Model confidence (mean pLDDT): 78 of 100. Predicted 3D model of RNase P RNA and transfer RNA as a complex of 433 nucleotides.
RNA sequence: UGAGUCGUACAGGCGACCGCUGCGGCGCUGUUUGGCGCCGGGGAGGAAAGUCCGGGCUCCACAGGGCAAAGACGCCGGGUAAUACCCGGUCGGCGCGAGUCGAAGGAAAGUGCCACAGAGAACAUACCGCCUGCGGUUUGGGUAAGGGUGAAAAGGCAGGGUAAGAGCCUACCAAGCGUGGGGUAAUCCGCGUGUUUGGCAAACCCCGUCUGGAGCAAGACCGAAUAGAGGGGGAUGAAGUGGCCCGCUGACCCCUGGGUCGGUCGCGUGAGUCUUUUGACUCAGAGGUACGCCGUGAGGCACACCCUAGAUAAAUGGUCGCAUGAACACAGAACCCGGCUUAUGCACGACUCAUCAG
RNA sequence: GGGCGAUUAACUCAGCGGUAGAGUGUCACCUUCACACGGUGGAAGUCGUUGGUUCGAACCCAAUAUCGCCCACCA
Numbered sequence: 001u002g003a004g005u006c007g008u009a010c011a012g013g014c015g016a017c018c019g020c021u022g023c024g025g026c027g028c029u030g031u032u033u034g035g036c037g038c039c040g041g042g043g044a045g046g047a048a049a050g051u052c053c054g055g056g057c058u059c060c061a062c063a064g065g066g067c068a069a070a071g072a073c074g075c076c077g078g079g080u081a082a083u084a085c086c087c088g089g090u091c092g093g094c095g096c097g098a099g100u101c102g103a104a105g106g107a108a109a110g111u112g113c114c115a116c117a118g119a120g121a122a123c124a125u126a127c128c129g130c131c132u133g134c135g136g137u138u139u140g141g142g143u144a145a146g147g148g149u150g151a152a153a154a155g156g157c158a159g160g161g162u163a164a165g166a167g168c169c170u171a172c173c174a175a176g177c178g179u180g181g182g183g184u185a186a187u188c189c190g191c192g193u194g195u196u197u198g199g200c201a202a203a204c205c206c207c208g209u210c211u212g213g214a215g216c217a218a219g220a221c222c223g224a225a226u227a228g229a230g231g232g233g234g235a236u237g238a239a240g241u242g243g244c245c246c247g248c249u250g251a252c253c254c255c256u257g258g259g260u261c262g263g264u265c266g267c268g269u270g271a272g273u274c275u276u277u278u279g280a281c282u283c284a285g286a287g288g289u290a291c292g293c294c295g296u297g298a299g300g301c302a303c304a305c306c307c308u309a310g311a312u313a314a315a316u317g318g319u320c321g322c323a324u325g326a327a328c329a330c331a332g333a334a335c336c337c338g339g340c341u342u343a344u345g346c347a348c349g350a351c352u353c354a355u356c357a358g
Numbered sequence: 359g360g361g362c363g364a365u366u367a368a369c370u371c372a373g374c375g376g377u378a379g380a381g382u383g384u385c386a387c388c389u390u391c392a393c394a395c396g397g398u399g400g401a402a403g404u405c406g407u408u409g410g411u412u413c414g415a416a417c418c419c420a421a422u423a424u425c426g427c428c429c430a431c432c433a
Stems, first nucleotide, its partner, number of pairs: 001354008010345001013322006020043002023040007045330001049341002052339005057215004064246004070211005075089005090104001091102004105206002110204002112200003127147002129143005155173002158170003174196001176193007219265004229256005239249002258432003269284006285307001287306003292301003359429007368382004376413001384400005406422005
């Protein structure tokens, strides 16, 4: 200098003006809810997204037993509230390498599939070739070393052996079984043994582990309006655990039709005390952040500080100026957290390879 | 906001992991004086996209894109 692999941080700052939306206080106004004005203070993200997982929370009868089914997961150990997530390792694939990817249990429980090509695709087979008998056109037997087909051909390779061959015999390698050692384990290293069993489970399946359902349009309350209407099922059991049975609870359920298109809470840290000032303090929280300690790491512990969006047609924006190399991308909370995935701008750091120069 | 489903030719849809099909439409020819009907033949597809499993994927799995459906309250 070029090519590449990982990781981290930020998502603009300051000032002025004009706006939007909640909260608190004050004033004015008003028929209750309210309306207007002023002051103070708050106001999107790393993904708020996809809804792919795991929880909290709420309701269903707190969800208990059996059978069957369905779904998810699947090397080992650890982390966590939990997980299909994360961390550390093992093995395998890719890459020269830094690294990266892996739904990675079982094919010797059973079933199934392996198109075309090929002689033969799984209790093997004889097309060419090789060896051999009879025979001389052809054909019987042996053979899996060689050729050919295929994604895959019945362990690989070398030597012996043989008519030619073959784990037929032997050494080494691979795999299986047994066994000794290291390691918590996956697994690695070694020894012995008999010669040997194709692939696919993101095919059915088997084994092991786990799973009750619905979701804030959950759910609780207030108000308004209408036909508490019609049909069907139901104490010989509606409905609730997705299927069935038992157990439990015990009267509603389904379809059609009718009415409304309102509000409060859930819900924006929660509870409480003092003062009542937009303030201070205490406790609680899978809450956030920094430093410290423990751990290889994910993470844990203790302490300190902070907890400042909460709408319902739905708010966070615009203009100008300053500094700078530049302020650009993806994109807008809707019950809340922890992950994953996807979209995306810019900056920095570490490492690898190649080339050149010293 | 939440819960589900679909995507194959221009349109509507089939499709047991092994060469992608049917109907309608379209094009050419035949038939007719001409058109329609009818007959014969042909073209038309990255199976929404991107990866993975597999010898091999429209089909199995994952991610992603687009489109569509359902869910309010009261008695």